A computed fold for a 1494-nucleotide RNA from an uncultured delta proteobacterium, annotated as small-subunit ribosomal RNA. It matches the Rfam family "Bacterial small subunit ribosomal RNA".
RNA sequence: AGAGUUUGAUCCUGGCUCAGAUUGAACGCUGGCGGCAGGCCUAACACAUGCAAGUCGAGCGCGAAAGGCCUUCGGGUUGAGUAGAGCGGCGGACGGGUGAGUAACGCGUAGGAAUCUAUCCAGUAGUGGGGGACAACAUGGGGAAACUCAUGCUAAUACCGCAUACGCCCUACGGGGGAAAGCGGGGGAUCUUCGGACCUCGCGCUAUUGGAGGAGCCUGCGUUGGAUUAGCUUGUUGGUGAGGUAAAGGCUCACCAAGGCGACGAUCCAUAGCUGGUCUGAGAGGAUGAUCAGCCACACCGGGACUGAGACACGGCCCGGACUCCUACGGGAGGCAGCAGUGGGGAAUAUUGCGCAAUGGGCGAAAGCCUGACGCAGCCAUGCCGCGUGUGUGAAGAAGGCCUUCGGGUUGUAAAGCACUUUCAAUUGGGAAGAAAGGUUGGUAGCUAAUACCUGCCAGCUGUGACAUUACCUUUAGAAGAAGCACCGGCUAACUCCGUGCCAGCAGCCGCGGUAAUACGGAGGGUGCAAGCGUUGUUCGGAAUUACUGGGCGUAAAGGGCACGCAGGCGGCCUGAUAAGUCAGAUGUGAAAGCCCACGGCUUAACCGUGGAAGUGCAUUUGAAACUAUUAGGCUUGAGUAUCAGAGGGGAAAGUGGAAUUCCUGGUGUAGAGGUGAAAUUCGUAGAUAUCAGGAGGAAUACCAGUGGCGAAGGCGACUUUCUGGCUGAAUACUGACGCUGAGGUGCGAAAGCGUGGGGAGCAAACAGGAUUAGAUACCCUGGUAGUCCACGCCGUAAACGAUGUCAACUAGGUGUAGGGGGUGUUGAUCCCCUCUGUGCCGCAGCUAACGCAUUAAGUUGACCGCCUGGGGAGUACGGUCGCAAGAUUAAAACUCAAAGAAAUUGACGGGGGCCCGCACAAGCGGUGGAGUAUGUGGUUUAAUUCGAUGCAACGCGAAGAACCUUACCUGGUCUUGACAUCCCAAGAAUCUUCUAGAAAUAGAAGAGUGCUUUUCGGAGAACUUGGUGACAGGUGCUGCAUGGCUGUCGUCAGCUCGUGUCGUGAGAUGUUGGGUUAAGUCCCGCAACGAGCGCAACCCUUGCCUUUAGUUGCUAGCAGUUCGGCUGAGCACUCUAAAGGGACUGCCGGUGUCAAACCGGAGGAAGGUGGGGAUGACGUCAAGUCCUCAUGGCCUUUAUGACCAGGGCUGCACACGUACUACAAUGGCCGGUACAAAGGGCAGCGACAGGGCGACCUGAAGCGAAUCCCGUAAAGCCGGUCUCAGUCCGGAUUGGAGUCUGCAACUCGACUCCAUGAAGUCGGAAUCGCUAGUAAUCGUGGAUCAGCAUGCCACGGUGAAUACGUUCCCGGGCCUUGUACACACCGCCCGUCACACCACGGGAGUCGGUUGUACCAGAAGCAGUUGACCAAACCUUCGGGAUGGAGGCUGCCAAGGUAUGGCUGGUAACUGGGGUGAAGUCGUAACAAGGUA
Repeated sequence: AGAGUUUGAUCCUGGCUCAGAUUGAACGCUGGCGGCAGGCCUAACACAUGCAAGUCGAGCGCGAAAGGCCUUCGGGUUGAGUAGAGCGGCGGACGGGUGAGUAACGCGUAGGAAUCUAUCCAGUAGUGGGGGACAACAUGGGGAAACUCAUGCUAAUACCGCAUACGCCCUACGGGGGAAAGCGGGGGAUCUUCGGACCUCGCGCUAUUGGAGGAGCCUGCGUUGGAUUAGCUUGUUGGUGAGGUAAAGGCUCACCAAGGCGACGAUCCAUAGCUGGUCUGAGAGGAUGAUCAGCCACACCGGGACUGAGACACGGCCCGGACUCCUACGGGAGGCAGCAGUGGGGAAUAUUGCGCAAUGGGCGAAAGCCUGACGCAGCCAUGCCGCGUGUGUGAAGAAGGCCUUCGGGUUGUAAAGCACUUUCAAUUGGGAAGAAAGGUUGGUAGCUAAUACCUGCCAGCUGUGACAUUACCUUUAGAAGAAGCACCGGCUAACUCCGUGCCAGCAGCCGCGGUAAUACGGAGGGUGCAAGCGUUGUUCGGAAUUACUGGGCGUAAAGGGCACGCAGGCGGCCUGAUAAGUCAGAUGUGAAAGCCCACGGCUUAACCGUGGAAGUGCAUUUGAAACUAUUAGGCUUGAGUAUCAGAGGGGAAAGUGGAAUUCCUGGUGUAGAGGUGAAAUUCGUAGAUAUCAGGAGGAAUACCAGUGGCGAAGGCGACUUUCUGGCUGAAUACUGACGCUGAGGUGCGAAAGCGUGGGGAGCAAACAGGAUUAGAUACCCUGGUAGUCCACGCCGUAAACGAUGUCAACUAGGUGUAGGGGGUGUUGAUCCCCUCUGUGCCGCAGCUAACGCAUUAAGUUGACCGCCUGGGGAGUACGGUCGCAAGAUUAAAACUCAAAGAAAUUGACGGGGGCCCGCACAAGCGGUGGAGUAUGUGGUUUAAUUCGAUGCAACGCGAAGAACCUUACCUGGUCUUGACAUCCCAAGAAUCUUCUAGAAAUAGAAGAGUGCUUUUCGGAGAACUUGGUGACAGGUGCUGCAUGGCUGUCGUCAGCUCGUGUCGUGAGAUGUUGGGUUAAGUCCCGCAACGAGCGCAACCCUUGCCUUUAGUUGCUAGCAGUUCGGCUGAGCACUCUAAAGGGACUGCCGGUGUCAAACCGGAGGAAGGUGGGGAUGACGUCAAGUCCUCAUGGCCUUUAUGACCAGGGCUGCACACGUACUACAAUGGCCGGUACAAAGGGCAGCGACAGGGCGACCUGAAGCGAAUCCCGUAAAGCCGGUCUCAGUCCGGAUUGGAGUCUGCAACUCGACUCCAUGAAGUCGGAAUCGCUAGUAAUCGUGGAUCAGCAUGCCACGGUGAAUACGUUCCCGGGCCUUGUACACACCGCCCGUCACACCACGGGAGUCGGUUGUACCAGAAGCAGUUGACCAAACCUUCGGGAUGGAGGCUGCCAAGGUAUGGCUGGUAACUGGGGUGAAGUCGUAACAAGGUA
């Protein structure tokens, strides 16, 4: 410090997620030791049991027992003035716990004045003399108990008078008032009732002053969220007086005044103890407030006071309430948020431990006692820190595991082995520090009359440890007892195998899993941490993702619709003053701990100690005076006023005009009009439309008219008049900062809509009808009401847009346009130049993600306002405000997704555009679709009808040929190292013949046969056969979506790319676009491109012309012969054959064209513009086809999914489709005669010729491995005859009979022949196919396969047309451009209702709670006031009583409680509303392209 994730890719915006640190944690797996810390975050829920606050006999009165000893057995003594309770004093207000409440002077910080303070310290002055009680105790009584009543006795440092009063308090300044207590140690005189007095010391007590520490009170500033809480307040705010308090004060009361708080957020609601600090962060910040420390609050809940220095009191009291317990039912008792512990809650948090040895606290003179404070121990890996689980060597790179390309690799120096060490744990023995006090003895100093006492110091002795089997040291033994967890697709370090098969599962985000998963589970290996490791949760960070540091608002979220303007914020130039802000210094404070630094102590570290720094703050004070502010004075440039001139659809009101539509009246006139894509509804013979004249009425103002004008925006358009706002220019004069912005507020504000009243021509929601359509609640048409218009009043919203807030300043230009002003030249006009204001376009710098903006900024700055913070839910719900309503405004959450989005790029697509091509259409010819048959397919059937191919691009396709075989399918019979390959062992040559059983496979039997090479003659070897063992064979089994190869298709379409350069942030672009041209990215020109590659073309084959060479088996012109047949001689001229060449290149001419490429025409030529045909198929697309040609990964099978055999099936048949053949006839059928090919094939073959048969064919047989012989008569054609339009002399299916051939075998299931039979069919609906010339059409011929079997396929020649105006349309394709929400790319994307499931939310008759307000009732305990009767020790008394007190009563205040009625809030609810999510549901097709009505 960043990374992943939106896209085909890019850049930006923007959210989500991750890596880090953290923790009072929890959970999972695992777990050796020690140190230091920490340990109920939840139920402030309820608590059994024990302990947590007592102490003092040196304040006081009482006062045992057990036991011991003695005894006269009565008892005494000791225990012992002990235990114990009581009175009294001090302490229980500290220490300890908790965080419920509290948004507050509660806390923090800095100050203040009107206070109190036990104990402590210092000072001053005292401490005299009396009195009466009450507990304990005793006796009696009540009660279950708790406890309590009556009577009687008694002490005090308990209580009460009196005396005294330096200082103290009150005061009217005259005066008045008020204290005390003793106890202990020691003691020389003196006195004594023998107790003591007295002296002295110590402690105590009283009064008072001051201090220290503590406490109370007041104030400035700071201290969470909500405005969907905007007004709150009556003791409220202030005053006077009084009361009250320790103390100021409405703290309380009486009276008076009417104030006080609040947008700088009062009140209300919600939440919360605050701080030092802690965590995080670079910091600023953010989050937090466990442990430790300071403060506050609380002690079962609520209220109250008492005592006291201090409490309204955790382990005190009283009352109310809830709860628990005891009870004899009459009454009582209790309060762990002390330490342990229990139940409960919870994901979750420990021992009913030891000790007062230390530190601290209470009491005490002290010893000491008490102390769950504290010190320790126990439990827990909860955290931090440290240590260990060995070290060295060790390659045969062991075994095993895993992987493997089978070679090996890896685990891995790892182990074993060898040599060492012993921390920690175990064991043996030793062993600190934490301890100083205290006691006692002695010495010394102070006090004192004192060498007593007491106190301080010194020394000796004594002696105190829970922890503790301590830390630490040491002995012994032995590598001995000690490693796990998570992860390994990317982020993110780390990879393979097996299993699984969208299952099981994983997942922080993106996402993995549908048969080859580095992502699931296991294994091997690896990586990271390590006594821990992961997961989950929390907080900060990353997140500049709330932006103070440090963001934005044209299109991503975001400028208010516009203006005026109160508050607020900001504000021109000069001079002086002040010192609030600002800056500097000083002082005080900012507790300790913590953080940081230094040093030191535990072996180190964590931890701890000492010191320093820091603590950015607050307060006080001293200075400075630039800036801001305040104040005083001035200035004119900002702003404004006056004068003159100017332009304008600026606004309001009144009036006036013409054109047009419609309607009415009348005339002319006749059959249609109107409307549409086409129609119909509609109007019209009752006279429409058309046309002429007249009239009525309403609305709008053609041309001018213009990115022209005016206005703040909305908006404003005929003309005239009146009233009125703003703007601009020029020149002077004046005021003197008067300014800018503007939360709230106020006003204006299109259209639609609403209210009342008018008006209503045209247009026109709703509505009606007609069309369209699958439907058409739409688009189109005919009608038509609100409305549109006017007046007045509402509404207050718009894509109210420049999607751009207002104001000001600055920053290149160019060019239009509107309104002014000035200037030179010119006589003037015109022109030209300068300038102000407005309004456009282009463009530099700069800015921007890009697009773009660019003096009218989106540039550079300043001032102020508004607004934004992922998408959806939602501008919705609830609440408030406004409105007559419609609705507007303000404005959430639950839940859900990992995106949503902006700009630009490349493609693809468009019922977008432009250009161009193709038998694409058109123009023609012939077909298919109808019939019969053949063949393939679907379907169906079947034991099986083997499998594949499925739009074009499957369907006479794989199959160039299924009777057996083929054959993969079915049935049955058989085999298991196998039908086939290699290796090993044994035997045998191989091989051949025959017989038996069987459907055959197969099984059995008999016979013939002894070979080849070598030899040391034993044998060995090669080939082959048989038997056996196991490795293995085998598979047309699966996966073409694991693959190779091959193929189809777009398409023989003209395209597809690269290098370098340049442009762009980038994806990319450029080149390849443009102007021409071509069949062509073919060529030319231009151009930030220049070149190149794969394609095109050419090179290849064939065909068309010629030449040369060659001349048999070919040919025959001339010559000769002839059996008249190129037959023979002869020849090679011609044809032909088959090899090499030539030829055609826009080369030549003319025109057009850019002096180009090229095109058009022409000449010559066999051929002319690629001459015709073929081969040749770019980058790629379709997960196209093929695992059944072959090859091949993986999977499956192995007495079977392999192999053999027989029979059957692939040929089954209600049907449907494709492709063909034959036809329907006279351009024909039949009969007879007759002519002309090409290219092929042939020895298991072609077979002449002869004979036989009606024929298929048969018999015999020559020739030929073929330019020689054979297949082999080509047919259509031509000549002649016949048929005469009919189901025929057409057509030939079907069927019967008889045969031929092939073959082991024609039943299922072959072809052909003859005789007989003679079906459908009379030219084919919608639709659809081929073809542009030697083509279509038509005619025959050959070949492959093949024993036999083509109407198929491939090839060959014969005869031989018609038509193309043209590119509007259909289909396909190419280039450019445009739009896009598509990128699986339009067979795309995507919207809404409905149906189903689930989820959260709103409303809801109500219902149940919580909280709070108001009014009233009520009134415990308590306090205050008051009080007739009643009761009473201290004091007074005149002895009667009084003072005073008590109980009781009353009054006031007041908690719980109650009644009534509101507010707020939560839970729940029949039903209901929309929303979200969900794999494939239904209906349509709204949006994205002109999305088919932008």

The RNAcentral record of the sequence draws on ENA and SILVA.